Predicted 3D model of a 350-nucleotide part of an RNA (small-subunit ribosomal RNA, central domain) from an uncultured bacterium.

[in-house]
Context: one part of a larger RNA
RNA sequence: UUGGGCGUAAAGGGUCUGUAGGAGGUUUGUUAAAUGCGGGGUGAAAUCCGGGAGCUCAACUCCCGAACUGCCUUGUAGACUGACAGACUGGAGUACUGGAGAGGUAAGCGGAAUACCAAGUGUAGCGGUGGAAUGCGUAGAUAUUUGGUAGAACACCAAGAGCGAAGGCAGCUUGCUGGACAGAUACUGACUCUGAAAGACGAAAGCGUGGGUAGCAAACAGGAUUAGAUACCCUGGUAGUCCACGCCGUAAACGUUGUCAACUUGAUGUGGGGGGAUUUAGUCCUCCCCGUAUCGAGGCCAACGCGAUAAGUUGACCGCCUGGGGACUACGGCCGCAAGGCUAAAACUC
Numbered sequence: 001u002u003g004g005g006c007g008u009a010a011a012g013g014g015u016c017u018g019u020a021g022g023a024g025g026u027u028u029g030u031u032a033a034a035u036g037c038g039g040g041g042u043g044a045a046a047u048c049c050g051g052g053a054g055c056u057c058a059a060c061u062c063c064c065g066a067a068c069u070g071c072c073u074u075g076u077a078g079a080c081u082g083a084c085a086g087a088c089u090g091g092a093g094u095a096c097u098g099g100a101g102a103g104g105u106a107a108g109c110g111g112a113a114u115a116c117c118a119a120g121u122g123u124a125g126c127g128g129u130g131g132a133a134u135g136c137g138u139a140g141a142u143a144u145u146u147g148g149u150a151g152a153a154c155a156c157c158a159a160g161a162g163c164g165a166a167g168g169c170a171g172c173u174u175g176c177u178g179g180a181c182a183g184a185u186a187c188u189g190a191c192u193c194u195g196a197a198a199g200a201c202g203a204a205a206g207c208g209u210g211g212g213u214a215g216c217a218a219a220c221a222g223g224a225u226u227a228g229a230u231a232c233c234c235u236g237g238u239a240g241u242c243c244a245c246g247c248c249g250u251a252a253a254c255g256u257u258g259u260c261a262a263c264u265u266g267a268u269g270u271g272g273g274g275g276g277a278u279u280u281a282g283u284c285c286u287c288c289c290c291g292u293a294u295c296g297a298g299g300c301c302a303a304c305g306c307g308a309u310a311a312g313u314u315g316a317c318c319g320c321c322u323g324g325g326g327a328c329u330a331c332g333g334c335c336g337c338a339a340g341g342c343u344a345a346a347a348c349u350c
Stems, first nucleotide, its partner, number of pairs: 003322004007304002012318001014201004021194003025088007033081001035077008049065006091191001092188004096183003103177007110154001114150008125136002162169002206247006215241002220236004258317006266295011299306002323350003332343004
């Protein structure tokens, strides 16, 4: 519970597509569903309200009036909403030209580093720490040189720079492919916005089957530390991390800020594109659009802060909150191989 809210106090769904529904630009005509106004019918009585009366008053009772905010019917109006018909271009979209980008996906290629293997040189240590030890090493290690093999990740460039709906995306090349932006015209003619359900995507970890495994590393083992040390430190080390296919569907999935649109002084950087001015040229100045940051006027805010990328001023639609704990729980249902996920109480207690 017809209220007030959701950056940080409880509260924005992880993200998008989109069904129903809700909302919807300019203009002409028709209609009259809705709406406004009028007439008629009905709206039992009692009650409530106003006036009056009766019981000595009052409660109570009686009379009159009003009201019964509603429904039905009929007439009328045509501004607004709706419906129908027509027109329009500003919203939305299509075509064209152009450049930017770690956007996605598949294949191929590259160098540094690391580890291992083989060989050469070489000799007693190496490694590790706060200090040590476990560990490795005279069966020749560490170091160094040459060759080979393997897997994973891509230094510098690199920038709160770019791209993507979010998750996220970074060596190079190529194929296929999505989106955004700018410019100039032409075209379609409201085709739009949001979106309960539903669907798709969705880090890491985890699961299934089959591969792969250099480094790292839960578990585990050992060495230390310590009163203890199921840890922090060290030496090892298996799942896993990688690939293919299939699941899982959660995160501080955060800008802790839903999406779309309009309006409201400015300043400074930076990414993309365009116009103008200027210069031999490099460049520099200025204006416009899109993005991304910092600072700030009015305004807002409990404050912190936000401030044209709003948390300002408004509109449309969705989601969510309603004291703390119990409880991101139980039960039930749905989903999952499982782990578990989604939905979601109560007793009790403060």